[in-house]
């Protein structure tokens, strides 16, 4: 210098004028983010249900250890995969509990199977007097072919041809030993291979989860229309009630007044100081924890946080004067994460290559 | 703000592991003097998009985008 890997940070700055929201009598003061987003996880808080707890159903997670209020997050480690490397990626429990699935092709698709090929050793068939021939019965999974997948791989022996049939190495398996908290790694012996794939198919195992959400919830409380209590008027040629019928009376249906309750609109609250931040020390590989110090006002609700001018910064265009642009995006109860979007720029560490000294 | 649903041909919808279909519409032919109706035939798809699991994905899983619906109290 070129190419790459990992981590962290910024996300225009300052000032004037006008405007908006909160607080304040006023002067004034404060006023978006790293994602405020998606609403995908985990909690706080609130209401509901329940005597307590557990189980079933349903859902989620899934190598091991740790961190945390908790998590599907984070850190460290293991194993597998990618890369020359720095480093990156992984839904990574169980297929010897059971059920199920595998189109098409292919002879055969899961306690295998004989299409082509190979085999005349043995028993039988056929031909032949016989020697022998013949793949009809049969043997064979080495070779071909089909398929995503064909029942360990390579080599030597062996055989009629073959075959873990035998042996060596590799793979695999369950024990044992050693190291490690563990996942797991290594080791020598044993087993002739049994147990193919799919669980982001049902399922099994282990662990976790009650449900709903600030439009939760609490309080205050119009107009209109319902409801209730008390009192006044009325009982009418209507209707209802007092077990049947008639009549009368009473009460109600009616109307007026006073009071009470629920509750809508509306208002108040919940509402912002929190498992919070920065710096330091100590412990820890780290995530993180403990202790100490410091600084500190967004809280709207048809919903504020904007506009403009000047100077500067960066980028683009232009000979120049100058012009244009400065990403993604806008809080809504609060916090911890994840995911997704993001112009441009800065810092630090590491890897590979080339050149020069 | 919170909760839920949905996306397949031009339109309305089936399909839920094995080469994606129906009705209407469109186009062509037949029929008719012409049109309509009828009959016959044909064309038509990034299954919203991007990844993953699987031999194989419209279907299962993850992410993402668009659209639609619901929300207080009493009865």
């Nucleotide at each position: 210098c070129c190419g790459g890997a990992a981590g962290g940070c910024c996300g225009g700055a300052c000032g004037g004028c006008c405007g908006c929201g909160g607080c304040g009598c006023a002067a004034g003061u404060c006023g978006a983010g790293g994602a405020a987003a998606g609403u995908c996880c985990g909690g706080g808080c609130u209401u509901c249900a329940u005597g307590g707890a557990a189980a079933c159903a349903g859902g989620a997670u899934g190598c091991c250890g740790g961190g945390u209020a908790a998590c599907g997050c984070c850190c460290g480690g293991g194993c597998g995969g990618g890369g020359c490397a720095a480093c990156c990626c992984g839904a990574c429990g169980g297929a010897a509990a059971g059920u199920g699935c595998a189109a098409c092709a292919g002879a055969a698709a899961a306690c295998a199977a004989a299409c082509c090929g190979c085999c005349a050793a043995a028993a039988g068939g056929c031909c032949g007097c016989a020697a022998g021939g013949u793949a009809c019965u049969g043997g064979u999974a080495a070779g071909g072919g089909c398929g995503a997948a064909a029942c360990g791989g390579u080599g030597c022996g062996g055989u009629a041809a073959g075959a873990g049939c035998g042996c060596a190495c590799c793979g695999c398996g369950g024990a044992c030993g050693u190291a490690g908290c563990a996942a797991u790694a290594c080791g020598g012996a044993c087993g002739g291979c049994a147990u193919g794939g799919c669980a982001a198919a049902c399922c099994c195992c282990a662990u976790c989860c009650g449900a709903a959400g600030c439009a939760a919830g609490a309080c205050c409380a119009a107009a209109u229309a319902g409801g209730g209590a008390c009192g006044g008027c009325g009982c009418a040629u209507a209707c209802c009630g007092c077990g049947u019928u008639u009549u009368c009376a009473c009460g109600g249906u009616g109307u007026c007044g006073u009071c009470c309750g629920g509750g809508u609109a509306g208002g108040u609250u919940g509402c912002u100081a929190g498992a919070g931040g920065u710096c330091g020390u100590u412990g820890g590989c780290a995530a993180c924890a403990a202790c100490g110090a410091c600084a500190g006002g967004a809280g709207a609700u048809g919903a504020a946080u904007g506009g403009u001018c000047g100077u500067c910064a960066c980028g683009g265009c232009g000979c120049a004067a100058g012009c244009c642009g400065u990403a993604c995006a806008g809080a809504a109860c609060c916090c911890g994460g994840c995911u997704u979007a993001c112009a441009g720029g800065c810092c630090c560490u590491c890897c590979g290559g080339c050149c020069a000294a | 703000g919170c909760g839920g649903g949905u996306g397949u041909a031009g339109c309305u919808c089936a399909g839920u592991g094995g080469u994606a279909g129906a009705g209407c519409g469109u186009c062509a032919g037949c029929u008719u003097c012409c049109c309509a109706a009828g009959c016959u035939g044909a064309a038509u798809g990034u299954c919203g998009c991007g990844g993953g699991u699987u031999c194989g994905a419209c279907c299962c899983c993850c992410g993402u985008c668009g659209c639609c619906c619901g929300c207080u109290c009493c009865a």
This is a predicted complex of two RNAs, RNase P RNA and transfer RNA, with 432 nucleotides together. Rfam match: Bacterial RNase P class A. It is annotated as a ribozyme.